RNA sequence: GCCGGAGUAGCUCAGCUGGUAGAGCAACCGAUUCGUAAUCGGUAGGUCGGAAGUUCAAGUCUUCUCUCCGGCACCA
Numbered sequence: 001g002c003c004g005g006a007g008u009a010g011c012u013c014a015g016c017u018g019g020u021a022g023a024g025c026a027a028c029c030g031a032u033u034c035g036u037a038a039u040c041g042g043u044a045g046g047u048c049g050g051a052a053g054u055u056c057a058a059g060u061c062u063u064c065u066c067u068c069c070g071g072c073a074c075c076a
Base pairs, nucleotide, nucleotide: 001072002071003070004069005068006067007066010025011024012023013022019056027043028042029041030040031039049065050064051063052062053061
């Protein structure tokens, strides 16, 4: 340099054919217990890596760009 994959909650990941974003764990509150753990119930938590475009509407489609991973090439 070329090709491919990934980027969504603190972490691990879903998200269908574009239709107003979810789960598990963690956190917090409560129940249970003499108390802790476990269990159960609830609450909060997101400019979907960044920018632009298309659209009535974008996590999803298009373009550019950043970071990470893998492969290929080059290395006089």
Molecule: transfer RNA
Organism: Thiohalospira halophila DSM 15071